[in-house]
Molecule: transfer RNA
Organism: Candidatus Micrarchaeota archaeon
RNA sequence: GCCUUCGUAGCUCAUCGGCAGAGCGUUUGCAUGGUAAGCAAAAGGUAGCGAGUUCAAUUCUCGCCGAGGGCU
Numbered sequence: 001g002c003c004u005u006c007g008u009a010g011c012u013c014a015u016c017g018g019c020a021g022a023g024c025g026u027u028u029g030c031a032u033g034g035u036a037a038g039c040a041a042a043a044g045g046u047a048g049c050g051a052g053u054u055c056a057a058u059u060c061u062c063g064c065c066g067a068g069g070g071c072u
Stems, first nucleotide, its partner, number of pairs: 001071007010024004018055001026042005048064005
């Protein structure tokens, strides 16, 4: 330099055009003589940045940035 996969909650990942979710973690409550486990609830996201297509973009297209893999 070229090819390819990826970037979404604190972490690991879903969602693949129409309101953004799960597990773990955090906080609060219940329960216990108390702690852990358990049960219930809550908070937490401008979906890497920008542009385009579309009535509508996390999703499709392009550029940039970053991470992994391959080739020379």